[in-house]
RNA sequence: GGGCGCUUAGCUCAGCUGGUAGAGCAUUUCAUUUACACUGAAGAGGUCAUAGGUUCGAGUCCUAUAGCGCCCA
Numbered sequence: 001g002g003g004c005g006c007u008u009a010g011c012u013c014a015g016c017u018g019g020u021a022g023a024g025c026a027u028u029u030c031a032u033u034u035a036c037a038c039u040g041a042a043g044a045g046g047u048c049a050u051a052g053g054u055u056c057g058a059g060u061c062c063u064a065u066a067g068c069g070c071c072c073a
Base pairs, nucleotide, nucleotide: 001072002071003070004069005068006067007066010025011024012023013022019056027043028042029041030040031039049065050064051063052062053061
């Protein structure tokens, strides 16, 4: 220098054919216990890497940029 893949909650990851953003763990509150743990119930937490474009509508499609990884030279 060229090609490919990934980026979504604090962490690990889903999200199908474009149509209300989710799970597990973690965290907060309550119940339970003398207390802790376990368990149960409820809640909070998101500019979907950044910018632009297409569309009535974008996490999803297109373009550019950034970071990370793999391959070729």
Transfer RNA from a Candidatus Staskawiczbacteria bacterium, 73 nucleotides, folded computationally. Lineage of the source: Bacteria > Bacteria candidate phyla > Candidatus Staskawicziibacteriota. It was read from a public genome assembly. Rfam family: tRNA. The prediction has a mean pLDDT of 81.